[in-house]
Context: one part of a larger RNA
């Protein structure tokens, strides 16, 4: 830009992608079948392998602005207590998030037409013939069934519901994630919980400075402290003011 008013939802599905895999026990049943030996179709269960998808409960990893411990140096005038730099300086651990080797789930059943095949009726060609009219089964394979995108499907579908005038409706602009190179999408803008503080909980780390107690002192205890990103809540403290175009002719 079209889709012949403009605009918000919600849909139909012409098409087109995706998936389709597969062992092994065990039950039928030691049945049929077979002289034995050996040994089943057919049907139901269960449990697996590789593959895929989705999530992050649990079992891990990672987690360079989370905690603690400790080396050398250098600072903060010393003690003490912090801080810098040393690969995050090294070790130990670790929420959130994003992972897999963890989890969950899937492949299917079912219809329809067939395929080689099996067959009924049945002439030509008094028989005989699945085939020539006609009729039935019959495959992981085709088509529907499942899951995704889908009306630029120029063949532009369909429904409801706003709005007929500076309107409905959108944008700009700003707070922003569960989104995310930008864009876009999503959530919000005071008729407000959208992010930030704060409070309080999860939940990590492990007992914080300072001081008193006890020890000669290391240390120990007051003390599950203290600190603490991203997490779930609750609260207008900050900041999302004000406003401005577009949308007809």
């Nucleotide at each position: 830009c079209g889709u012949u008013g403009g605009a918000g939802a919600u849909u139909u599905g012409c098409g087109a992608g995706g998936a389709g895999c597969u062992g092994a026990c065990a039950c039928u049943a030691g049945u049929a079948c077979g002289a034995g030996a050996g040994g089943a179709c057919c049907g139901u269960g269960u449990u697996g392998g590789a593959c895929a998808a989705a999530c992050c409960u649990c079992u891990g990893g990672u987690g360079u602005a989370c905690c603690u411990g400790u080396u050398g140096u250098g600072g903060c005038g010393c003690c003490a207590g912090c801080c810098g730099c040393a690969u995050c300086g090294c070790a130990g651990g670790g929420u959130a998030g994003c992972u897999a080797u963890g989890u969950u789930u899937g492949g299917a059943a079912g219809g329809g037409a067939u395929a080689a095949g099996u067959a009924c009726u049945g002439a030509a060609a008094g028989c005989a013939u699945c085939u020539a009219a006609g009729u039935a089964c019959g495959a992981a394979g085709c088509u529907c069934g499942c899951c995704u995108c889908a009306a630029g499907a120029u063949g532009a579908g369909a429904u409801c519901u706003c709005c007929u005038u500076u309107a409905a409706g959108g944008g700009c602009c700003g707070u922003u994630a569960a989104a995310g190179a930008c864009u876009a999408u999503g959530a919000c803008g005071u008729u407000g919980a959208u992010a930030g503080g704060c409070u309080g909980c999860a939940g990590g780390u492990g007992u914080a400075a300072a001081g008193g107690c006890a020890g000669u002192a290391a240390u120990g205890u007051c003390a599950a402290a203290g600190c603490c990103g991203a997490g779930c809540a609750g609260u207008a403290c900050u900041a999302a003011u004000u406003g401005c175009c577009c949308g007809a002719g």
Large-subunit ribosomal RNA, domain VI from a Bacteroidales bacterium, 249 nucleotides, folded computationally. The prediction has a mean pLDDT of 88. The RNAcentral record of the full RNA draws on ENA. Rfam family: Bacterial large subunit ribosomal RNA. Its family is annotated with structural constituent of ribosome and ribosome in the Gene Ontology. Lineage of the source: Bacteria > Pseudomonadati > Bacteroidota > Bacteroidia > Bacteroidales.